[in-house]
RNA sequence: GCCCGUUUAGCUCAGUUGGUAGAGCAGCGCCCUUGUAAAGCGCAGGUCAUCCGUUCAAAUCGGAUAAUGGGCACCA
Numbered sequence: 001g002c003c004c005g006u007u008u009a010g011c012u013c014a015g016u017u018g019g020u021a022g023a024g025c026a027g028c029g030c031c032c033u034u035g036u037a038a039a040g041c042g043c044a045g046g047u048c049a050u051c052c053g054u055u056c057a058a059a060u061c062g063g064a065u066a067a068u069g070g071g072c073a074c075c076a
Stems, first nucleotide, its partner, number of pairs: 001072007010025004019056001027043004049065005
């Protein structure tokens, strides 16, 4: 330098054919207990990496950029 993948909640990840974004764990509260933990119930948490475009409507389609992983090439 070229090619491919990934980027969504604090963490690990879903998200079908474009139609107002979810789970588990973690956190907080309640319940239970003499108390703690576990179990149960509930709550909160997101500019969907960034920007631009297409569209009535974009996490999802197109382009650019960035970060990260892999492959190839170069390395006299």
A computed fold for a 76-nucleotide RNA from a compost metagenome, annotated as transfer RNA. Its Rfam family is "tRNA". Rfam classes the family as a transfer RNA. The coordinates come from a structure-prediction model, not an experiment, and the mean pLDDT is 81.